Large-subunit ribosomal RNA, domain VI from a Lachnospiraceae bacterium, 265 nucleotides, folded computationally.
Context: one part of a larger RNA
RNA sequence: CGUAGGAUAUUUGAGAGGAGCUGUCCUUAGUACGAGAGGACCGGGAUGGACUGGCCGCUGGUGGAUCUGUUGGCUGAUCAAGGCCAUGGCAGAGUAGCCAAGCCGGGAGGGGAUAAACGCUGAAGGCAUCUAAGCGUGAAGCCCCCCUCAAGAUGAGAUAUCCCUACUGAUAAGGUAGUAAGACCCCUUGAAGACGACGAGGUAGAUAGGGCGGAGGUGGAAGUGCAGUAAUGUAUGGAGCUGACCGCAACUAAUCGGUCGAGGG
Numbered sequence: 001c002g003u004a005g006g007a008u009a010u011u012u013g014a015g016a017g018g019a020g021c022u023g024u025c026c027u028u029a030g031u032a033c034g035a036g037a038g039g040a041c042c043g044g045g046a047u048g049g050a051c052u053g054g055c056c057g058c059u060g061g062u063g064g065a066u067c068u069g070u071u072g073g074c075u076g077a078u079c080a081a082g083g084c085c086a087u088g089g090c091a092g093a094g095u096a097g098c099c100a101a102g103c104c105g106g107g108a109g110g111g112g113a114u115a116a117a118c119g120c121u122g123a124a125g126g127c128a129u130c131u132a133a134g135c136g137u138g139a140a141g142c143c144c145c146c147c148u149c150a151a152g153a154u155g156a157g158a159u160a161u162c163c164c165u166a167c168u169g170a171u172a173a174g175g176u177a178g179u180a181a182g183a184c185c186c187c188u189u190g191a192a193g194a195c196g197a198c199g200a201g202g203u204a205g206a207u208a209g210g211g212c213g214g215a216g217g218u219g220g221a222a223g224u225g226c227a228g229u230a231a232u233g234u235a236u237g238g239a240g241c242u243g244a245c246c247g248c249a250a251c252u253a254a255u256c257g258g259u260c261g262a263g264g265g
Stems, first nucleotide, its partner, number of pairs: 001152001005163007015149004021049007033038001051106005059100004066093005071086005110144003117137004164265001165177004182260004186202005207253003211248004216242003223236005
C1' cells in the first nucleotide's frame, strides 16, 4: 500500500514445512514342519538404542551483585568490627534462570489408490488363459489421518461484536474539518527480545523498584557474659546475612499530555 467504510477479537485452510528409524526378550510353542539336529509364519505383550519435541518436581552442572572460611598487603589513629587490591585473590557451598548426564512425550493406529506379485470371472481362439471388457488382494513407498506455519490464497475468505456528522457542493459524485470505535506516541516493564516486533500495565493501577512477610541458600553475626595465660571455645541464638523465587501492600516511578483514525460504505 492492497484486501471497495473504520475497527477489535476468534477462525477456515489453498498451499508449505516437519515427523516417518530399529534391536532384544517373553508368549503363542519346543507347537506347525522335520528321521533327527533344529525350529517358525500369523497374532499378543514387555523393554531398549539412536533421533526428536517439551520441561526443571527428582539427580546434577553453571550460577563475576548470595552466604561462609582463609593467605599476603593497604585502610580503619590504635584494638575490634568492617572496606579495598591481589584471576571472582584462593577455597567450600548455593536460590532463580539457563541446561543434560535428569524427567515426560513422539514416530501408534487407521483409511484410500497403487508397484512387483497373487487371484476371480472371461473371450478373441468350443479348450486353456489374472486381461482384451469387467472385478479383487497387495508395500517401510504415494495421498490422507498426526504436529507447525499459513488469506499478499491480489482467487486477498468466514464468524461475532463495536463505531457511525457538521460544512461545502446540487440533498449527487467529490472535497474540508474536528471526532467515534479503536490505535499509536510517551512512560513502568516481561519467563518477549539485537533493534523493531510480541506480551503485561499506566492511579478506576500490583507494571517495575523499594518496604514488609515467607520460601530457598549459607551455616552459627556483632556486642556482651562465662571458661582458658592465650590461641580459642561456649551461651545469648537454626543466629546473622541473603540476587533473580512466592505473596501482601500504592511508599517511589508509570504524571501531565500529544498524534492518528470512518461518515452508511

Model confidence (mean pLDDT): 89 of 100.